[in-house]
Context: one part of a larger RNA
Molecule: small-subunit ribosomal RNA, 5' domain
Organism: uncultured bacterium
This record gives sequence, C1' cells and structure tokens, in this order.
RNA sequence: GAUUGAACGCUGGUGGUAUGCUUAACACAUGCAAGUCGAACGGUAACAUUGGAGCUUGCUCCAGAUGACGAGUGGCGGACGGGUGAGUAACGCGUAGGAAUCUGCCUAGUAGUGGGGGACAACAUGUGGAAACGCAUGCUAAUACCGCAUACGCCCUACGGGGGAAAGCGGGGGAUCUUCGGACCUCGCGCUAUUAGAUGAGCCUGCGUUAGAUUAGCUUGUUGGUGGGGUAAUGGCCUACCAAGGCGACGAUCUAUAGCUGGUCUGAGAGGACGAUCAGCCACACUGGGACUGAGACACGGCCCAGACUCCUACGGGAGGCAGCAGUGGGGAAUAUUGGACAAUGGGCGCAAGCCUGAUCCAGCAAUACCACGUGUGUGAAGAAGGCCUGAGGGUUGUAAAGCACUUUCAAUUGGGAGGAAAACAGCUGGGUUAAUAGCCCUGCUCUUGACAUUACCUUUAGAAGAAGCACCGGCUAACUCCGUGCCAGCAGCCGCGGUAAUACGGAGGGUGCGAGCGUUAAUC
Repeated sequence: GAUUGAACGCUGGUGGUAUGCUUAACACAUGCAAGUCGAACGGUAACAUUGGAGCUUGCUCCAGAUGACGAGUGGCGGACGGGUGAGUAACGCGUAGGAAUCUGCCUAGUAGUGGGGGACAACAUGUGGAAACGCAUGCUAAUACCGCAUACGCCCUACGGGGGAAAGCGGGGGAUCUUCGGACCUCGCGCUAUUAGAUGAGCCUGCGUUAGAUUAGCUUGUUGGUGGGGUAAUGGCCUACCAAGGCGACGAUCUAUAGCUGGUCUGAGAGGACGAUCAGCCACACUGGGACUGAGACACGGCCCAGACUCCUACGGGAGGCAGCAGUGGGGAAUAUUGGACAAUGGGCGCAAGCCUGAUCCAGCAAUACCACGUGUGUGAAGAAGGCCUGAGGGUUGUAAAGCACUUUCAAUUGGGAGGAAAACAGCUGGGUUAAUAGCCCUGCUCUUGACAUUACCUUUAGAAGAAGCACCGGCUAACUCCGUGCCAGCAGCCGCGGUAAUACGGAGGGUGCGAGCGUUAAUC
C1' cells in the first nucleotide's frame, strides 16, 4: 500500500447491489418447513347443493343423488430441494483413464394386456389401558395379494430341455347384440415383457493433495492362490484350506492439524495465505450400532436396539431430537424478522382444475462492504462583528458570513404510471385421429392471473429550505501559534516527549488529510 463474513470509539442525509453466528456439531419453548391423487378402491365423519318427509314457516330428519371429502386400503413422492463441516490425510477430493455393473420417471422401437381365486384395513360388536396404543370375532372393494393360460424379445441349460408377466380407469358413440348393468367400436391415461438411448449412480487404476523422525520399524484376513458364499457388479468383501508373504528413509506406522475443488486475497510475476457468500464433489443429522422398504437410503423432519438428556404418567409405562425457516437461552468482541406470496423460476402429486412448497421470489433490520448522489450555485471588501495572535501599527479566521441574484437533484408533498405475464383453464376457427360434426392432439384469435407495491419512472407544490463529521499537525509524514501543567498529569507505531517560556501532555485559535464516514484493534499478502 492493498484486502476483510470483521469488531470497537466518535459521527451519521438518500438510493442501488451484495453480505450478515467465523465462538458451543451447546441445549431448545412455539409456529411453519412433504405432500398429493376420488380419472385405482370400499365408502360418507364434516361442509355445500338438490330432492323428499315432518311440521312449531324456519328449524329438525332422511337420501352418496351431486359438488366434494375426515379417517382407511392403494399408487407416486418423503433418497430431491434446504442445513452443517463434527469426522475424514482417504481413491475423500482434483485430473486423466478403465471394465465386471444397476438405473423409477423420460424418449424411440417390438410384442402383449386372456381367464380365475382367497384375503386384510376401513366399518360393526365386544373388550384391555391413565395415556401412547392395542386385542378378539364378524363383514367388504380395488391399479392391494396369489395361482392358471399364453411367451416375439428375455433368463437358465448338460443344448435334450426347462422357467417366468400383466390391471385396469376415464371421455365419447352410429349400426348390431342385450339379463338394459353392458358387450362392441374409438380416443386418452395406465399395466406387462424386452431392446436401444438419455439421465443418474456404484466400482477400479496412474498422477497430485498439511506438519512432525524429540514417531523407525509396521502388518495375521495381514500378502497371494484354490474351492465356496455374497453383491447390481470386480475384489479377503466373507469363509475353509494352502503358501509366507505385503509395506517402509522415494518416510511405512504413529501423533497433531484439516472437509476437498472451481476459486478468493495479495503480488510485476514466481510465489505466499485462505477455502464466507456462489458452483461441483464428499461426509454428517442428539451419541453409537443395525437392518427394513424401495429403481435409488443403511434414510435430517422413517423404523428397531443401546446410551446421555428433556418432558408426561394413574408408577404399570410412554413421548422427543431446529447442523430446515423464523425465534429463545447460553457462549462470545460480534452477526438480522417468531414478516409476505406462491405473481415469477423450479420441484412433488394429479388427465386437468388445482393442492403443497420457510426451495425460491420479495419485504424488514444492520454504513457490514462496494458503487452513485446530496448537504447548494453565482455575486459579494465597509476586508463588518466576534474569536485568536500581536512588535498595539496590525495580522488572521476571510468571499468565509451578512446582503443581492438564482437553482430545486435527493428527502417531503400531489396526481399519473411501464415492465417483470408467458401460459394453463374456458369460448371460437383451421388441420390430424376416428364410422363420427363426440372426445383427444396441434395451430391461430379472444378471455384471465402481480407477493413485491404507495414499484421503477414521469409529474404537481413549497422553500436554501431537512442533511458533516472524524483523525492528525516533533521527525518518519501533509499541516503552528497561544494558554494551562511542571519527570506531575499524561502521550507513544519507532525514535522518543514532560523536571517553569513543551510546535510531542490538556484546552483554544489556525492548519493538513479523508469525507457519510473517519480513526483504532485484529488478521493476510
């Protein structure tokens, strides 16, 4: 000199854009943060509509009939998104490669979607428990579950053969059939098998990746082989047997420290230091262990066991996990609101309407940082008054003020007002599918949707009106005098000042530097 996720002191007008627990991976009150689908299913607890009944004429009752929908079965999603950096010196990360793998949803292709069965919730009845939560009996549906049939691909094979699947739902409808339910046709969404892709993930390897030798030897599933097991897959990953290997001064092992990277800061560069925000990867979710489900987890707001802690209890037993967003206590020099909205972007579910979304977008707080703007402009010498100094003449503050003439940015006030919005849905055209003018898909037109928001921006009104401080002035280092003090009080980054004229302490006048900041402290180059 540059820099910071900074803090402290004094001061503080406006806007924009960023950033904001670096400490206790300390403990957490409260609310919210993952649901959705009735176009899979049996149904009807609540609400509404419609219809009916009763009458006391504005109430009660009845009907899943309709819109819908509590609880339940079922599907998909809770493995994403969000947080933190404790652990980890490691194929964890970075980079370059590799072969022995899996991949829901998505895309493209091929082939199917036939016929049956038995249950379990909900519910009802009974019953246990303080509660959490159960138990028994009976009834029932399905895209839940299980056989049978079929098998182009597929899997196994000793090449003879053997094995294995599915589920329906919704919209519309002219003939034909009909038990009047529908069959049947068609369209859409699904389902099954398989191939290829895309995406995502698992595994292996070369090289690189902090310090210490006041850590020199380490290792028995250890190193390799064979058989077997296990996995989606290779492999001591596991196991039995066999061999005795493997690593190490090119630093093994041990100890300490640490998430890694793109990058950030600095520097002419080489390098050094760091790894907040943003992006990629990894690890973790009260502590330790374990598996289940699933395409995917050994799963932050799932389960089980153990432990510590907190809470409830009828003492028998139960409940919980903010390193999600806010917020509280604590720690600390120190770090924000128990805010708004799903309008946009994105995600989950759904045919869709839509619902959910503390992701996200916004608003609030903080000079925490960067950037921009303002606090007036011109004129004005009687060089006013006052202050300070004085050699008492004057000098300086100083064109500074006043006065005169202007301007009105920003803030305040009045009115207007883009863009962030493109859609979906609905209505109407044209094209495709179709037996069809239904329905569905595509194109075009119309309609509709804004948290922010009193938006940005423009404009009206008024008036210089509302808006300047901080540090320093001995040398380094830009800037000097007076008074007070008297080795005292004090200053100080280094040298050093202060013991009676201190440009170095304290005050004043003046000056210098920077300026909504200035200075100090800490840290890095």